[in-house]
RNA sequence: GUUCUAGUAGCUCAGUUGGCAGAGCACAGGGCUGAAAACCUUGGGGCCGUUGGUUCGAUUCCAACUUAGAACA
Numbered sequence: 001g002u003u004c005u006a007g008u009a010g011c012u013c014a015g016u017u018g019g020c021a022g023a024g025c026a027c028a029g030g031g032c033u034g035a036a037a038a039c040c041u042u043g044g045g046g047c048c049g050u051u052g053g054u055u056c057g058a059u060u061c062c063a064a065c066u067u068a069g070a071a072c073a
Base pairs, nucleotide, nucleotide: 001072002071003070004069005068006067007066010025011024012023013022019056027043028042029041030040031039049065050064051063052062053061
């Protein structure tokens, strides 16, 4: 330099014929306990990497940029 893959909650990841964004762990409240851990239960937390385009409507389709990784040179 070229090509490909990935970027979604604090972390690890789901999420399709485009139509109100989820799980586990973590965190907070409650229950249980003499007190903790474990367990049960409830809850908070996101404008889906950035900017544009298409569309009535975009995490999803298209383009550029950007970050990380891989292959080739």